RNA sequence: AACGAAAUAGUUCAGUGGAUAGAACAUUGGAAUCAUAAUCCAUAAAUCGUAGGUUCGAGUCCUACUUUCGUUA
Numbered sequence: 001a002a003c004g005a006a007a008u009a010g011u012u013c014a015g016u017g018g019a020u021a022g023a024a025c026a027u028u029g030g031a032a033u034c035a036u037a038a039u040c041c042a043u044a045a046a047u048c049g050u051a052g053g054u055u056c057g058a059g060u061c062c063u064a065c066u067u068u069c070g071u072u073a
Base pairs, nucleotide, nucleotide: 001072002071003070004069005068006067007066010025011024012023013022018056028042029041030040031039049065050064051063052062053061
C1' cells in the first nucleotide's frame, strides 16, 4: 500500500428493515447464614465506533472516515 473481517451495557455476546435494542456474567440493594461463599428476589446501566445517504421506517442496506485483527506484497 491492497484486500478481508470486526466495532451493540463494565465484560463476553445475540439481534429477518418494523414491539420500549435483549441474554449471561459482573455492579448495587435485599433475603438467607453465627459469618463468608454458593443460592434466591429485585435493581440501574446502550443515544448500537464517527459522519452522511437510501427508505414511511436503519443496530441491520449503501458511502467515507477512525480503531483493532488477519492475509498478501
Model confidence (mean pLDDT): 81 of 100. The RNA shown here (transfer RNA) has 73 nucleotides and comes from Kumanoa ambigua. Lineage of the source: Eukaryota > Nemaliophycidae > Batrachospermales > Batrachospermaceae > Kumanoa. The RNAcentral record of the sequence draws on ENA. It matches the Rfam family "tRNA". Rfam classes the family as a transfer RNA.